[in-house]
Notes:
This is a predicted structure of a 1540-nucleotide RNA (small-subunit ribosomal RNA) from an uncultured Opitutia bacterium. The coordinates come from a structure-prediction model, not an experiment, and the mean pLDDT is 84. Rfam family: Bacterial small subunit ribosomal RNA.

RNA sequence: AGAGUUUGAUCCUGGCUCAGAAUGAACGCUGGCGGCGUGGUUAAGACAUGCAAGUCGAACGGUUUUUAUUGAAGCGCAAGUGGAUAUAAAAGCAGUGGCGAACGGGUGCGUAACACGUGAACAAUCUACCUUCAAAUGGGGAAUAGCUCGCCGAAAGGCGAAUUAAUACCGCAUAUGGUUGCCCUUCGCAUGAAGGGCAUACCAAAGUCAGGGACCGCAAGGCCUGACGUUAGAAGAGGAGUUCGCGGCCUAUCAGCUAGUUGGCGAGGUAACGGCUCACCAAGGCUAAGACGGGUAGCUGGUCUGAGAGGAUGAUCAGCCACACUGGAACUGAGACACGGUCCAGACACCUACGGGUGGCAGCAGUUUCGAAUCAUUCACAAUGGGCGAAAGCCUGAUGGUGCGACGCCGCGUGAGGGAUGAAGGCCUUCGGGUCGUAAACCUCUGUCACCGGGGAAGAAACGCUUCAAGUUAACAGCUUGAAGCCUGACUUAACCCGGAGAGGAAGCAGUGGCUAACUCUGUGCCAGCAGCCGCGGUAAUACAGAGACUGCAAGCGUUAUUCGGAUUCACUGGGCGUAAAGGGUGCGCAGGUGGUCGUGUGUGUCAGAUGUGAAAUCCCGGAGCUUAACUCCGGAACUGCGUCUGAAACUGCACGACUAGAGCAUUGGAGAGGGUAGUGGAAUUCACGGUGUAGCAGUGAAAUGCGUAGAUAUCGUGAGGAACACCAGAGGCGAAGGCGACUACCUGGACAAUUGCUGACACUCAGGCACGAAAGCAUGGGGAGCAAAAGGGAUUAGAUACCCCUGUAGUCCAUGCCCUAAACGGUGCACACUAGGUCUUGGAGGAUUCGACCCCUUCAGGGCCCAAGCUAACGCGUUAAGUGUGCCGCCUGAGGACUACGGCCGCAAGGCUAAAACUCAAAGGAAUUGACGGGGGCCCGCACAAGCGGUGGAGCAUGUGGCUUAAUUCGAUGCAACGCGAAGAACCUUACCUAGGUUUGACAUGGACGUGGUACCCGGGGCGAAAGCUUUGGGGACCCGCAAGGGAGCGUUCACAGGUGCUGCAUGGCUGUCGUCAGCUCGUGUCGUGAGAUGUUCGGUUAAGUCCGGCAACGAGCGCAACCCUCGCCUCCAGUUACCAGCGAGUAAAGUCGGGAACUCUGGAGGGACUAACCCGUUAGGGUGGGAAGGUGGGGAUGACGUCAAGUCAGUAUGGCCCUUACAUCCUGGGCUGCACACGUGCUACAAUGCUUGGUACAAAAGGACGCGAAACCGCGAGGUGGAGCCAAUCCCAAAAGCCAAGCCCAGUUCAGAUUGGAGUCUGCAACUCGACUCCAUGAAGUCGGAAUCGCUAGUAAUCGCAAAUCAGAAUGUUGCGGUGAAUACGUUCCCGGGCCUUGUACACACCGCCCGUCACGUCAUGAAAGCCGGUUUCGCCCGAAGUGCGUUUGCCAACCAGCAAUGGAGGCGACGCCCUAAGGUGAGGCUGGUGAUUGGGACGAAGUCGUAACAAGGUAGCCGUAGGGGAACCUGCGGCUG
Repeated sequence: AGAGUUUGAUCCUGGCUCAGAAUGAACGCUGGCGGCGUGGUUAAGACAUGCAAGUCGAACGGUUUUUAUUGAAGCGCAAGUGGAUAUAAAAGCAGUGGCGAACGGGUGCGUAACACGUGAACAAUCUACCUUCAAAUGGGGAAUAGCUCGCCGAAAGGCGAAUUAAUACCGCAUAUGGUUGCCCUUCGCAUGAAGGGCAUACCAAAGUCAGGGACCGCAAGGCCUGACGUUAGAAGAGGAGUUCGCGGCCUAUCAGCUAGUUGGCGAGGUAACGGCUCACCAAGGCUAAGACGGGUAGCUGGUCUGAGAGGAUGAUCAGCCACACUGGAACUGAGACACGGUCCAGACACCUACGGGUGGCAGCAGUUUCGAAUCAUUCACAAUGGGCGAAAGCCUGAUGGUGCGACGCCGCGUGAGGGAUGAAGGCCUUCGGGUCGUAAACCUCUGUCACCGGGGAAGAAACGCUUCAAGUUAACAGCUUGAAGCCUGACUUAACCCGGAGAGGAAGCAGUGGCUAACUCUGUGCCAGCAGCCGCGGUAAUACAGAGACUGCAAGCGUUAUUCGGAUUCACUGGGCGUAAAGGGUGCGCAGGUGGUCGUGUGUGUCAGAUGUGAAAUCCCGGAGCUUAACUCCGGAACUGCGUCUGAAACUGCACGACUAGAGCAUUGGAGAGGGUAGUGGAAUUCACGGUGUAGCAGUGAAAUGCGUAGAUAUCGUGAGGAACACCAGAGGCGAAGGCGACUACCUGGACAAUUGCUGACACUCAGGCACGAAAGCAUGGGGAGCAAAAGGGAUUAGAUACCCCUGUAGUCCAUGCCCUAAACGGUGCACACUAGGUCUUGGAGGAUUCGACCCCUUCAGGGCCCAAGCUAACGCGUUAAGUGUGCCGCCUGAGGACUACGGCCGCAAGGCUAAAACUCAAAGGAAUUGACGGGGGCCCGCACAAGCGGUGGAGCAUGUGGCUUAAUUCGAUGCAACGCGAAGAACCUUACCUAGGUUUGACAUGGACGUGGUACCCGGGGCGAAAGCUUUGGGGACCCGCAAGGGAGCGUUCACAGGUGCUGCAUGGCUGUCGUCAGCUCGUGUCGUGAGAUGUUCGGUUAAGUCCGGCAACGAGCGCAACCCUCGCCUCCAGUUACCAGCGAGUAAAGUCGGGAACUCUGGAGGGACUAACCCGUUAGGGUGGGAAGGUGGGGAUGACGUCAAGUCAGUAUGGCCCUUACAUCCUGGGCUGCACACGUGCUACAAUGCUUGGUACAAAAGGACGCGAAACCGCGAGGUGGAGCCAAUCCCAAAAGCCAAGCCCAGUUCAGAUUGGAGUCUGCAACUCGACUCCAUGAAGUCGGAAUCGCUAGUAAUCGCAAAUCAGAAUGUUGCGGUGAAUACGUUCCCGGGCCUUGUACACACCGCCCGUCACGUCAUGAAAGCCGGUUUCGCCCGAAGUGCGUUUGCCAACCAGCAAUGGAGGCGACGCCCUAAGGUGAGGCUGGUGAUUGGGACGAAGUCGUAACAAGGUAGCCGUAGGGGAACCUGCGGCUG
């Protein structure tokens, strides 16, 4: 730091996804050790059990036990016994009292708040314990718990009587002081504060312990000293309370909220200010800078991430807040409205004797439930800290430790060195080898961790005790300080050290298509499965599963979830809005934001310095301590913030003063479809009336409906009425936009130019608001000519709810009032400034010129086009910016769902404005590129059409195909480019198919092993059989090497293997077809473009041709074209046999027959010839003329570019993979491939007289011939037979027909045609039944020129005539060749088909056989509405009202104080009652929100459903927007608008 994914490819926009880091995590697989951390994120659900707050006897009275002292009564002569009582000490128990329990510990429910953070304020406050200062601590009183007794109760507990103490309680005294009132001084911040003075009134206290010299006292003790307490006061520290500025969530589909509400006066209340509370008065207060409402949430230091700014978060640690089963309330106290206190209500749970009671783990452990998920019912107070105490000490689930969990971070280990035969084995293999791999084995070592044995710190210093010293003191008590010694360890079987043994006990997880490091085999076969995104899997899967190998990390590794990042994808840093999402339809304008020049002041923002604060921890830097690290400690920096003080004064704000360049006003002037009202005008349509006039008119692609003999259309005249204003008219003008077009008048807005003067910043923009706003539509009333949704009819069509036609109503028009939307578009908000030009045009001014103008020059304001820089993804924009800047407003954030639902506002309605979510997808989109396509355009070509000739389609037959049939009718080929095709030839064979019968190393090949030597092989015979074959038998009888043994060959058996026309042409090679013999297809370098790509190859000509020429940012080149090759046509040379015969000779009935000859023909070799060379025209390419055998590629052939069609062929051969192996192999018999209601293709023969029949007669080319061609001659009507001359071929043979010459036929189903059938034959062949060809006799069908449609052909061609060959025993009407005779027509390129080039549109790229829309039907999912039903929450009214504070009453009860001799009374208290408030509860009515709901609406998705064809090309009616009507549906139509 980026990457993948939209496309055929490209650039952009834009979303989705990935790589990183992190976590209180969970899950899967795996798991050696240690250190340090961390561990109920869910149910603030419910909790068994134990513990978590006590302590003080130096505050107090008791009581129990023990010890010591005392030693009473009684007993005893006595000793004594006895043990009461009292005292002391120690330990314990409950109680009174004090302090603590408000800390510590837990949780995050509530809370959007002064709750928190930060900074201020309290002159408006309180504060126990602690510290300091300065005083005091005098003297009395009355109770009460406990204990004892009695009573009630199951218990919890309660009641009564008697009695007792205090540092408990209550008066009194005193007052350094404090409170209160007045005055003065100083100060301050408004209220005021501090100090001083005066005055009167009020306000305290408690003792306990220790010690003791003098003095007093009988003694206790006084007294003194000290310590701890106590009281009042002043300060401090720490703590608490209150107030304020600023800061930090979402929602406007929450816009208005508020009656104690806002303020005042007074009172009450509080520690304290305050509507905190109350009475009265006023009517205020908050809010777009978001009140009120709703949702969510503890806040912070910090934590995670990030380059940062930010974003997310608030576990552990620390600060604050809130809460303690739920709700309410107060008491006590310095502090609570109190987690382990009280009271009440409620829910839940437990006990119960049913009467009544008890409880609160969100303390530590633990249980249960929930959940993906979170530990021990552990040890210790040794340390740190807390409470109490004088102290010892006690208490402490705070804390310190240990345990459990890889939950996290950190560290260590699982060995090190050597070791190649590169072992075995696994995997792969091209079978050679490669790889795991120095890895292992093996050798030499080491000893961390774990294990065993032994040793073994630190954490501990205090307090205390003992001793000593100093200080205080009267003092050697006591206290304080110091020194020495002693005492104290849960962890601890620890850390660490030493020794021992032994490589011994210790490696997994995920991945391997790309992103992303890492590849092969096997299995599977769109199945099973994978997947974060793109996507893999349909028989050769690096993507599934397994294996091997490899890669990454490692005691962990992956997955899931969540956060940040990447994402500049909410953009402050740091984005956009012409076409991708995005400029409001337009203006006016309040708030708001912004604002010209100069001066002065101020000091708001701003800047600088100082200072306070910004807790600690964390982060960062430096250092230190644990062996290191994690971790911990010390120091520094930082904490970007807030406050205060001082200073600066450029900019900004504010105040004041001035200015004129912005803005505005005045004057003069012209331009204009600017707006409104009223009036006027002509042309045209329609209608009415009248005239002329007659049969049609109208309408269309063609028609019909319609109108017309009742007189239309046409034409003339007159009239009526409504609407719109031709020409002018322009890229022209005006307006803010919508929009505005005859003329005139009136009223009226704005802009512009020029000129001078005036005001003096008055300005720009504008959320909300107000106004305007095409068409359609709505309401009321008019009007209604034309046009025309709807509607009716006619056509078209498969249908036609459309396009076309005929009618036609709303509407269109006017007035008034609504509606408020458009592709309301320049798809471009408004204003200002700056930044090259050219040109046209509208309005004005000036200059120059002119008689006057125009043209011309300058300038201002508009309207257009082209271009520079610059910008842009590109297209494009470009002084009318989309350039460069400033100010303000509006808007966007993937596509669909959705210009939707719900809610709100507006509307008469239609509907408008505002505006989501669930869910689905990985795209949707913009611009440009290359193709392809178009019922787009241009140019051009082709037997493409046209012009002609002849056919096919009709008939019969032949042949192929489909279909049907069949045991089988083997297989393949299927638009052109399958169908007389593979097949150049199916009776058997072929043959692949079927039936039946056989064989199994096989019909055929190679190798190994064994066997066989009368065996291989040949000729016979018998049996069975359809044959194959099986079986039996006779005869003959081997080969090569070697002397032989033996080997080879053969045969038999057996093992490897053979074999397969079985599958896949969509795994392939090769070959072929086709576009197409069409003129195209590309490359290198350069240039242009961000790029795909373009250029070249386009353009103007020309050509058969990308053929050539010219031009050109291109210059060249390659494969194609052409040429080179073959053949035919002319000539020359050479060579002449089997061909030829002119001249010479011979010869025949005739004949190159013979001698000869090389002239000719011919044969077959070598050459020549044609190249636009010459002339004319044209710049050239080229066109014309002539010559020439041949002329513009001379005719024909061969030759087929890059590629397309997954075109054809696994059945020609080859070949990967799969499949069969006594069968899918192989042999054989018979059958089938020939089957026949039918359909199609290709042909043959015909339908006749240009013919047919008969007779006669002439002329070819090319090819073939030995298992061959076969002559003459003879026989047969003939097919043919006999025959066998000649020929291995320029020698012989096969061997011509149409034509020509004659004759007949006379237009008929015929003397045409020949199918079919009967009979008789010939030939081939083992064999013509299924199933051959031919001949003869007889028979004599359809057919009289062929519907729609369709094919071939442009010259030696079509047409027509025959001949030959291959295959082949035989079997062509087919195929391939050969020659004979031998035409017609082409004006031309409009149209059909195919093709080429250029251009255009595109939503296509599998490329129009494309893409794609909507209804309907089915399934799944989420969601809206809905009669209702059920919850939650909240508001209001009313009822009831616990506990409790307050207030009031009090006739009940009462120790302290007061009065009184007393009785009693007073004050006060308790209790009771009443009132206000009030939790819970009840009831009624609403608001908000959630769930559910028969039915219903649309939406999304789904492999192959139905109906159409709306859109993309002119998409076949251009499309789209708004609106209205209509229709199964896409849609159609009207009106207005836009060009996308």